[in-house]
Context: one part of a larger RNA
RNA sequence: AACGAACGCUGGCGGCAGGCUUAACACAUGCAAGUCGAACGGUUGUAGCAAUACAGCAGUGGCGCACGGGUGAGUAACGCGUGGGAACGUACCCUUCAGUUCGGGAUAACAGCGGGAAACUGCUGCUAAUACCGAAUAUUCCCCCCGGGGAAAAGAUUUAUCGCUGAAGGAUCGGCCCGCGUGAGAUUAGGUAGUUGGUGGGGUAAUGGCCUACCAAGCCUACGAUCUCUAGCUGGUCUGAGAGGAUGAUCAGCCACACUGGAACUGAGACACGGUCCAGACUCCUACGGGAGGCAGCAGUGGGGAAUAUUGGACAAUGGGCGAAAGCCUGAUCCAGCCAUGCCGCGUGAACGAUGAGGGCCUUAGGGUUGUAAAGUUCUUUUGUCAGGGAAGAUAAUGACGGUACCUGAAGAAUAAGCACCGGCUAACUUCGUGCCAGCAGCCGCGGUAAUACGAAGGGUGCUAGCGUUGUUC
Numbered sequence: 001a002a003c004g005a006a007c008g009c010u011g012g013c014g015g016c017a018g019g020c021u022u023a024a025c026a027c028a029u030g031c032a033a034g035u036c037g038a039a040c041g042g043u044u045g046u047a048g049c050a051a052u053a054c055a056g057c058a059g060u061g062g063c064g065c066a067c068g069g070g071u072g073a074g075u076a077a078c079g080c081g082u083g084g085g086a087a088c089g090u091a092c093c094c095u096u097c098a099g100u101u102c103g104g105g106a107u108a109a110c111a112g113c114g115g116g117a118a119a120c121u122g123c124u125g126c127u128a129a130u131a132c133c134g135a136a137u138a139u140u141c142c143c144c145c146c147g148g149g150g151a152a153a154a155g156a157u158u159u160a161u162c163g164c165u166g167a168a169g170g171a172u173c174g175g176c177c178c179g180c181g182u183g184a185g186a187u188u189a190g191g192u193a194g195u196u197g198g199u200g201g202g203g204u205a206a207u208g209g210c211c212u213a214c215c216a217a218g219c220c221u222a223c224g225a226u227c228u229c230u231a232g233c234u235g236g237u238c239u240g241a242g243a244g245g246a247u248g249a250u251c252a253g254c255c256a257c258a259c260u261g262g263a264a265c266u267g268a269g270a271c272a273c274g275g276u277c278c279a280g281a282c283u284c285c286u287a288c289g290g291g292a293g294g295c296a297g298c299a300g301u302g303g304g305g306a307a308u309a310u311u312g313g314a315c316a317a318u319g320g321g322c323g324a325a326a327g328c329c330u331g332a333u334c335c336a337g338c339c340a341u342g343c344c345g346c347g348u349g350a351a352c353g354a355u356g357a358g359g360g361c362c363u364u365a366g367g368g369u370u371g372u373a374a375a376g377u378u379c380u381u382u383u384g385u386c387a388g389g390g391a392a393g394a395u396a397a398u399g400a401c402g403g404u405a406c407c408u409g410a411a412g413a414a415u416a417a418g419c420a421c422c423g424g425c426u427a428a429c430u431u432c433g434u435g436c437c438a439g440c441a442g443c444c445g446c447g448g449u450a451a452u453a454c455g456a457a458g459g460g461u462g463c464u465a466g467c468g469u470u471g472u473u474c
Base pairs, nucleotide, nucleotide: 001473002472003471005470006469007468008467009466012346013345014344015343016342017341018339019338020304025302026301027300029299030298031297034063035062036061039060040059042057043056044055045054046053047052070257071256072255079182080181081180082179083178084177085176088174089173093170094169095168096167097166098165099164100163101135102134103133104132110125111124112123113122114121115120141150142149143148155162156161157160183229184228185227190220191219192218195217196216197215198214199213200212201211202210232254233253234252235251236247237246238245239244259280260279261278262277263276282293283292284291285290310336312335313334314333318332319330320329321328322327349379350378351377352376359370360369361368362367385410386409387408388407389406393401418463419462420461421460422459423444424443425442429458430457431456432455433454439446440445
């Protein structure tokens, strides 16, 4: 000097920021991912005689749920940083070209009959689609022994759009490989059999022992392999004249994880936080047959701890998902609440006022000091209180914040000062009490009867809504 701090005493206001560093401990409750009727059949309600119109609903289907949000357990690694590389993918978006033909069979919903305590589930029958399948065609695309072979589509509404299919290119994002850099320990010296390389094959979007068969016997290592311990990495942050040292909260980029371990499915993308399956521990329900769950999302609870906040408001803005749109959803976000946790700003009054009042303390008893301090006089009204007005943030509309910020007026010094220290280092001294006791202490050291060092008082010094102590880093 610094801090995501804590503790003690004290505490007026505002702005901006920050707020579980410990148990990746366990979690009650609510919310955090839906949306589309302009894909589809059905169904409910309202209006109507009806046609129909409007509003909604579970289901099929589409897109999204791989983003956003959290955490740092693991990881000493191509994980990260930086600079390169070739053998790749990319939904939505943009550009260009070519298409969008003809058919088919199902199935949920629904109805009926059942099973089960529940979760849920079986059988039969009916039906639609932008769901599924077949045939045709192929600018180009894929395979090829160069003869040939293979691969597509979906419509909707109402008059113009939105779609669908194939191909090429772009953009964006991502997968992979490499050089260099990125902790400690030798009281860890040898390690390695898919191990190192080759060939054939498989697999992948793609290279590759990634996997497999065979062949060879290699490969790493004192420039520290292997093993053990520790640790997410970076931009940065703190300190320092710098070099360096320490660190990686908040914000931003990357990575990893989602009760523990394993696995794949779907999909453009996951081996998927609020998806599936299996195993395990734990919790809950049960009619004992069987089921349900996963806050390292936002709040909140218990526990741990020196220690860290509200079960708040709004989608008004910014952004995201879906939708043609209206719109719906959004604990992302924007705001508000709590906390002197930090930084910054402001205030707790100003001027005049000497018989230097009284009181306190000291005293050589004369006086000195507190001290212009108070009282008193004159003034001001920041802040706070009350009253009135009242935004920007929004572009036609739409403002949670919020009657907030801010402006004007009224009354009234009114509502507002503490903490540590005073032997030397180190700014600041006396009296009383105590008597190696009680105690102080960062170091030196104080205290055993006149203690400037303990305790109190008066006085003083320093900082100030803070001041000290402790911890940690330089």